[in-house]
RNA sequence: GGAGCAGGCCAGGCAAUCGCUGCGUAAUACUUGUUAUUGCGGGGAGGAAAGUCCGGGCUUCAUAGGACAGGGUGCCAGAUAACGUCUGGGCGGCGCAAGCCGACGACCAGUGCAGCAGAGAGUAUACCGCCGAUGGCCCAUUCUAGUAAUGGUGCACAGGUAAGGGUGAAAGGGUGCGGUAAGAGCGCACCGCGCGAUUGGUAACAAUUCGUGGCACGGUAAACUCCACCCGAAGCAAGACCAAAUAGGCCCCCGUAUGGCGUGGUCCGCGUUGGGGGCGGGUAGGUUGCUUGAGCCAUAAAGUGAUUUAUGGCCUAGAGGAAUGAUUGCCACCUCGCAAGAGGAGACAAAACCCGGCUUAUCGGCCUGCUCCAAAU
Numbered sequence: 001g002g003a004g005c006a007g008g009c010c011a012g013g014c015a016a017u018c019g020c021u022g023c024g025u026a027a028u029a030c031u032u033g034u035u036a037u038u039g040c041g042g043g044g045a046g047g048a049a050a051g052u053c054c055g056g057g058c059u060u061c062a063u064a065g066g067a068c069a070g071g072g073u074g075c076c077a078g079a080u081a082a083c084g085u086c087u088g089g090g091c092g093g094c095g096c097a098a099g100c101c102g103a104c105g106a107c108c109a110g111u112g113c114a115g116c117a118g119a120g121a122g123u124a125u126a127c128c129g130c131c132g133a134u135g136g137c138c139c140a141u142u143c144u145a146g147u148a149a150u151g152g153u154g155c156a157c158a159g160g161u162a163a164g165g166g167u168g169a170a171a172g173g174g175u176g177c178g179g180u181a182a183g184a185g186c187g188c189a190c191c192g193c194g195c196g197a198u199u200g201g202u203a204a205c206a207a208u209u210c211g212u213g214g215c216a217c218g219g220u221a222a223a224c225u226c227c228a229c230c231c232g233a234a235g236c237a238a239g240a241c242c243a244a245a246u247a248g249g250c251c252c253c254c255g256u257a258u259g260g261c262g263u264g265g266u267c268c269g270c271g272u273u274g275g276g277g278g279c280g281g282g283u284a285g286g287u288u289g290c291u292u293g294a295g296c297c298a299u300a301a302a303g304u305g306a307u308u309u310a311u312g313g314c315c316u317a318g319a320g321g322a323a324u325g326a327u328u329g330c331c332a333c334c335u336c337g338c339a340a341g342a343g344g345a346g347a348c349a350a351a352a353c354c355c356g357g358c359u360u361a362u363c364g365g366c367c368u369g370c371u372c373c374a375a376a377u
Base pairs, nucleotide, nucleotide: 001373002372003371004370005369006368007367008366009365010364012331013330014329015328016327017326018325020044021043023041024040025039026038027037028036029035030033046348050359051358053357054356055355056354057353058235059234060233061232065268066267067266068265070231071230072229073228074227075089076088077087078086079085090104091102092101093100094099105226106225110224111223112220113219127165128164129161130160131159134158135157136155137154138152139151140150141149142148143146173191174190175189176188177187178186192215193213194212195211196210197209198207199206200205239288240287241286242285249279250278251277252276253275254274259273260272261271262270295314296313297312298311299310300309301308302307333344334343335342336341
């Protein structure tokens, strides 16, 4: 100097004027109220507010449950209110590395799937090739002339083989030596694999460890399935309160305690005593829920860390068809320019009960640590 990896922070600052809105306070007015006006003071849209993917707080069913079906997670140990999240570790994969990713239990409980090709695709095989010792055939010779004996660089029929080759994504462990007619864990050595012991570790697991076994009925569960653990539902348009109005209307169906109804489905249980549908009429106004929280900041301690504890400080939107805006000045930032100065000022995007995560989108800048490459000293 270049190329990368991981983590954290910001999303312009200060001031003034005007406007909108919420809170507090004071005064005035009146129709005395959820009222209006004025003054003063303090506030007012994000790192993802997004997706609605998980988990909760809270509300209702509700006076309770259990089982089955269904769904979710899936290495170990921790953190947390909880989680499918996070932290640390193990194993596997990618990367030269810093690091990143993992849908990471079980295939001897069972069922399925792997087209085509290929001999054969799962306690699956012999296409080409190799051998042909033994049996058979052929040729030659000999003789005691026979289903005889001997010999053969003979044949490759019977038979043997799975080492070599081929097909395929995948063909029953690898290298070497011996052995064989030729071969084969057939035997042996080493490697690999399984099982057991020992050692280390809380554990997952690991080992230049020891012993043992010729060990190969393979692969696939983000295939069905089995195993372990976990799981009510709906949702702030949940709910609560006040006021007002109407028609406590009419009709139909099921049923009457062995029945019906009761917030995922089915059954049992429990509670209760009717339930469902159509037509028609009235109201849809106001208050609340609604912002003090598993809250934020700082310091200290414990811990590898996620995080926890203690002390101190702070209060930072709450609308209700939808407020959070405009202008100006200075400083900061970016571009051009020697300077003066001029111009710009952004992407993704906007609260609606709240919180913890995950995922997705994204302009620009700053800080810290680490890895690799090149050059110079």
Bacterial RNase P class A from Paraferrimonas sp. SM1919, 377 nucleotides, folded computationally. It matches the Rfam family "Bacterial RNase P class A". By type it is a ribozyme. It was read from a public genome assembly, where an Rfam model found it. The organism belongs to Paraferrimonas, within Bacteria.